RNAcentral holds the sequence, with entries from MGnify. The RNA shown here (Lysine riboswitch aptamer) has 158 nucleotides and comes from a bovine gut metagenome.
[in-house]
RNA sequence: UGAUGGAGGCGCACCCGAAAUCAGUAACCUGCAUUUAAAGGUUGCCAAAACCGCAGGCGAAAGGUGACGGUGCCGAAGCAAAUGUUGUGGCAUACAUUUGGCUGGCAUUGCGGAAAAUAUCCGUAAUGCUGUCGCAUAAUUUAUGCGGAGUGCUAUCA
Numbered sequence: 001u002g003a004u005g006g007a008g009g010c011g012c013a014c015c016c017g018a019a020a021u022c023a024g025u026a027a028c029c030u031g032c033a034u035u036u037a038a039a040g041g042u043u044g045c046c047a048a049a050a051c052c053g054c055a056g057g058c059g060a061a062a063g064g065u066g067a068c069g070g071u072g073c074c075g076a077a078g079c080a081a082a083u084g085u086u087g088u089g090g091c092a093u094a095c096a097u098u099u100g101g102c103u104g105g106c107a108u109u110g111c112g113g114a115a116a117a118u119a120u121c122c123g124u125a126a127u128g129c130u131g132u133c134g135c136a137u138a139a140u141u142u143a144u145g146c147g148g149a150g151u152g153c154u155a156u157c158a
Base pairs, nucleotide, nucleotide: 001158002157003156004155005154006153009074011073012072013071014070015069019065028057029056030055031054032053040052041051042050043049044091045090046089077103078102079101080099081098082097083096084095085094104130105129106128107127108126109125110124111123112122113121114120132148133147134146135145136144137143138142
């Protein structure tokens, strides 16, 4: 230097999907009300357009989450930027590719975003735990302190 294996741990991603939430919401039905407007609200954002009240009855779904189980794995994966596709009145979203651009992993909290949501996910900061390597010390195959990053660490072979 190359090839082939391996480790971290509430480890990562995907599939299925009980269940909860969405929600006593939307739609529909009945009764009452309603001159016309304005303001305001709803639909991812802007513009346009459409719709909008009260009471009662009846009463969902999609998206998001997700137990059990299964599959593939350890830059697993996530994010960012650029380009392209989808789409549009214009954006956004979504999808694909590229860039070794950022992040070792997890948890909690604060802030910001998505979302109906206090669930969950993403980003960021702090704190803590943990794995790994380096340095130093010591009571030395372990412990403590400091620091680094996966372009890493480790085993075998050439």